A computed fold for a 96-nucleotide RNA from Enorma massiliensis, annotated as Bacterial small signal recognition particle RNA. The coordinates come from a structure-prediction model, not an experiment, and the mean pLDDT is 83. It is recorded under the gene name ffs. RNAcentral records the identical sequence in 3 taxa.
[in-house]
RNA sequence: UCGAUGGGUUCGGGUGACGAUAUGUUCCGAACCUGGUCAGGUCCGGGAGGAAGCAGCCAUAAGGAGCCUCUGCCGGGCACCCGGAUCCAUCGAGCG
Numbered sequence: 001u002c003g004a005u006g007g008g009u010u011c012g013g014g015u016g017a018c019g020a021u022a023u024g025u026u027c028c029g030a031a032c033c034u035g036g037u038c039a040g041g042u043c044c045g046g047g048a049g050g051a052a053g054c055a056g057c058c059a060u061a062a063g064g065a066g067c068c069u070c071u072g073c074c075g076g077g078c079a080c081c082c083g084g085a086u087c088c089a090u091c092g093a094g095c096g
Base pairs, nucleotide, nucleotide: 001093002092003091004090005089006088007087008086009085010084011083012082013081014080015079016078018075019074021072022071024067025066026065027064028063034059035058036057037056042051043050044049
């Protein structure tokens, strides 16, 4: 000086776990000002029938609450793996 092996420090990447969170998920959620279906009643019609439509019911928006099972994102004195830099130890080779 070069190489191999092992270890330390540090940087980067991947996977997983954990935690947190939502545009993820579950539930709730509108007198009218959302949608659907609209008893009764109302209106139109000679009638057949038709129209608007309150309550109720169903669904949902804004919003609210819960949960991380799925999905996404974030976090670090987490685990494992891969790579770079550097230092140390051991061994080998070469040169002086």